The prediction has a mean pLDDT of 82. This is a predicted structure of a 72-nucleotide RNA (transfer RNA) from Asanoa ishikariensis. It matches the Rfam family "tRNA". It is annotated as a transfer RNA.
RNA sequence: GCGGUAGUAGCUCAUCUGGCAGAGCAGCUGUCUUCCACACAGCAGGGCGGGGUUCAAGUCCCCGCUACCGCU
Numbered sequence: 001g002c003g004g005u006a007g008u009a010g011c012u013c014a015u016c017u018g019g020c021a022g023a024g025c026a027g028c029u030g031u032c033u034u035c036c037a038c039a040c041a042g043c044a045g046g047g048c049g050g051g052g053u054u055c056a057a058g059u060c061c062c063c064g065c066u067a068c069c070g071c072u
Stems, first nucleotide, its partner, number of pairs: 001071007010025004019055001027043005048064005
C1' cells in the first nucleotide's frame, strides 16, 4: 500500500434478506432475612463518527476512525 472481518447496555452477544432494539451477567430499588447471601418482583442503561438512499436505516450505499486477520 491492497483486501477481508468486526464496532449495538458496564461486560459477553442477539436483532438473517429495512418496519417497536432484546437476552445473560453486572448495577439500583423493593419483598424475604436479626444482618449478609440466596431466591423472587421491578427499574435504569445502548446502535463508532459524518453524509446519502427511503415514508421509514442497527440493517443498504459512500467517506472516515478504531481493533483484528491475510497479501505484497